[in-house]
The RNA shown here (transfer RNA) has 73 nucleotides and comes from a Candidatus Shapirobacteria bacterium.
Taxonomically the source falls in Candidatus Shapironibacteriota (Bacteria, Bacteria candidate phyla).
It matches the Rfam family "tRNA". It is annotated as a transfer RNA. Rfam links the family to the GO term triplet codon-amino acid adaptor activity.
Its mean pLDDT, the model's own confidence on a scale to 100, is 81.
RNA sequence: CAGGGACUAGCUCAAUUGGUAGAGUGCACGCUUCGGGUGCGUGAGGUUGCGGGUCCGACUCCCGCGUCUCUGA
Numbered sequence: 001c002a003g004g005g006a007c008u009a010g011c012u013c014a015a016u017u018g019g020u021a022g023a024g025u026g027c028a029c030g031c032u033u034c035g036g037g038u039g040c041g042u043g044a045g046g047u048u049g050c051g052g053g054u055c056c057g058a059c060u061c062c063c064g065c066g067u068c069u070c071u072g073a
Stems, first nucleotide, its partner, number of pairs: 001072007010025004019056001027043005049065005
């Protein structure tokens, strides 16, 4: 320098051809226990890396940029 991949909750990751963003784990509270752990239940937590565009509507499609990673020169 060129090409490919990844970026979503604190962490690890989903989201079936565009239609109001979820799971596991962690966290808070409650039940259970003499207490803790385990188990069960409830709840909080997100400008989907950033900026634009298309569309009635974008995590999803298009363009540019950033970070990480792989390959080639």